[in-house]
RNA sequence: UCCAGAGUAGAAAGCCAAGCGUUAAGUGCUGUGCAAACGGGGAGUUGUUGCACAGACGAAAGGAUAAUUCUUGCGGUUUGGCUUUCGCAUCCCGCUGAA
Repeated sequence: UCCAGAGUAGAAAGCCAAGCGUUAAGUGCUGUGCAAACGGGGAGUUGUUGCACAGACGAAAGGAUAAUUCUUGCGGUUUGGCUUUCGCAUCCCGCUGAA
């Protein structure tokens, strides 16, 4: 100099556990604003995520009990754990291997 490669945050699916809702919150969708994170270092988006507000859409209940309770379900439900798959937008440098 050139070629190849590794590695993060995180994302998705499945399983398990504990919750929440079932008097409808949450999830998903759209808009606005703010913020955060983004391979070991630096930069970093029109991408990602979170929060707030607004808008549209929208649901599965049943049983037992003296009962405030228990229980079987249901929800594109929340959190945690495990497994699998994917995985720096991009740029520069670095790391490993080969020539």
THF (Tetrahydrofolate) riboswitch aptamer, 99 nucleotides, folded computationally. Rfam family: THF (Tetrahydrofolate) riboswitch aptamer. The literature on the family includes a 2010 paper in Chem Biol by Ames et al., "A eubacterial riboswitch class that senses the coenzyme tetrahydrofolate". The sequence was found by an Rfam model in a public genome assembly.